This is a predicted structure of a 327-nucleotide part of an RNA (large-subunit ribosomal RNA, domain IV) from Bacteroidetes bacterium 47-18. Rfam family: Bacterial large subunit ribosomal RNA. RNAcentral holds the full RNA, with entries from ENA and SILVA. Lineage of the source: Bacteria > Pseudomonadati > Bacteroidota.
[in-house]
Context: one part of a larger RNA
RNA sequence: CCGUGGAGAAGGAAUUAGGCAAAUUAACGCUGUAACUUCGGGAUAAAGCGUACCACAGUGAUGUGGUCUCAGUAAAAUGGUUCAACCAACUGUUUAGCAAAAACACAGGGCCCUGCGAAAUCGAAAGAUGAAGUAUAGAGCCUGACACCUGCCCGGUGCUGGAAGGUUAAGGAAGCUUGUUCGAGUCAAAUCAAAGCUUGCGACUGAAGCCCCAGUAAACGGCGGCCGUAACUAUAACGGUCCUAAGGUAGCGAAAUUCCUUGUCGGGUAAGUUCCGACCUGCACGAAUGGUCCAAUGAGUUGAACACUGUCUCCUCCACGAGCCCG
Numbered sequence: 001c002c003g004u005g006g007a008g009a010a011g012g013a014a015u016u017a018g019g020c021a022a023a024u025u026a027a028c029g030c031u032g033u034a035a036c037u038u039c040g041g042g043a044u045a046a047a048g049c050g051u052a053c054c055a056c057a058g059u060g061a062u063g064u065g066g067u068c069u070c071a072g073u074a075a076a077a078u079g080g081u082u083c084a085a086c087c088a089a090c091u092g093u094u095u096a097g098c099a100a101a102a103a104c105a106c107a108g109g110g111c112c113c114u115g116c117g118a119a120a121u122c123g124a125a126a127g128a129u130g131a132a133g134u135a136u137a138g139a140g141c142c143u144g145a146c147a148c149c150u151g152c153c154c155g156g157u158g159c160u161g162g163a164a165g166g167u168u169a170a171g172g173a174a175g176c177u178u179g180u181u182c183g184a185g186u187c188a189a190a191u192c193a194a195a196g197c198u199u200g201c202g203a204c205u206g207a208a209g210c211c212c213c214a215g216u217a218a219a220c221g222g223c224g225g226c227c228g229u230a231a232c233u234a235u236a237a238c239g240g241u242c243c244u245a246a247g248g249u250a251g252c253g254a255a256a257u258u259c260c261u262u263g264u265c266g267g268g269u270a271a272g273u274u275c276c277g278a279c280c281u282g283c284a285c286g287a288a289u290g291g292u293c294c295a296a297u298g299a300g301u302u303g304a305a306c307a308c309u310g311u312c313u314c315c316u317c318c319a320c321g322a323g324c325c326c327g
Base pairs, nucleotide, nucleotide: 002321003320004319005318006317007316008315010313011312014311019308027051028050029049030048031047036041038145052067053066054065055064056063057062068072080306081305082304083303084302085301086300087298088297092104093103108143109142110141111140113138114137120129121128122127147292148291149290151223152222153221156220157219158216159215160214161213162212165211166210167209171205172204175201176200179197180196183192184191224242225241226240227239228238251285252282263279264278265277266276267275
């Protein structure tokens, strides 16, 4: 000097990002137990008290009397508690080896597909899973207990339905055309010219799709601006105007979301960029990409208090084990 234990005056979180670590608490019996609540809980809430040994009585629980200590759950094992907020309902699952969570799952809710040789999936196929199931079933997607609710927009994208019109492939095809030339013609040519084969074009015909017409948002998604106005001022229930598919409803709101911002007011502290309650000026909340509330639960996150303590003021001592020094 380090490690692991043990003890500590006075103070008691002043330490620190943060009570991290340590300490407190603890067993059993009795008394007693609040808000809130989904009436189950919360709850071992909290807060108190008792506990040994000996003799006697009693089947026993226990009772009566007595004895000793600072201390009787005498060692060990063995909950610290409370208040408030956020998130997730809950038990559960997860990054084997830096993340256990607010992430995943979940019961519950919804949409959509599928009539059975089902849809979906694997496989060139055979075949198999689905399922030895049959719509109270099976697959996919989203949300995530309960409670109260879930507003407006179908213009865009997607999906579903429609089939009048437009567009439209291969194929078919009237017709035209390139090359070739039986034959006629001529001294030789020019020229005329039937039928085939062949080259290219091609009116017209031709499905789905797309255009088009509807529906559909618990499909992907979206949910405005400017100006004026009330008998103090301020504000604007009201009016005007432009644009839009429609202009954000209920609820919540400086929030796990608020830049300005340590917003403003209130509470808590002697003092509070955090915290709690409000306000609303929401840079840039908002309704199953769910909104709001919520008992219980949580090795979750945040703030406060009591108890407790070497975390600290401020360090000291002891034991054991290393290192180091000497032999």